[in-house]
Molecule: transfer RNA
Organism: Bacteroidales bacterium
């Protein structure tokens, strides 16, 4: 130097143009002697940066940055 994938909530990880979710976890309450477990509710997010196309963009197209890998 050349080429790929991958980036979304505290972690894992869904979303293939039309209101951003799901498991775990956190918070509150409910049950119970208590504690867990159970079961309701709730908060949590510039969807890596910067453009661009589009009525519309987490999604499609580019620039860059992080990581992984491949080839030399």
């Nucleotide at each position: 130097g050349g080429g790929a994938a991958u980036a979304u909530a505290g972690c894992u990880c869904a979303g293939u143009g039309g209101u951003a979710g799901a498991g775990c976890g956190g918070a509150u309450g409910g049950c119970u002697g208590u504690u867990a477990a159970c079961c309701a509710u709730c908060g949590g997010g510039u969807c890596g940066u910067a453009g661009g196309u589009u009525c519309g963009a987490g999604u499609c197209c580019u620039u860059c940055u992080a990581u992984u890998c491949c080839c030399g």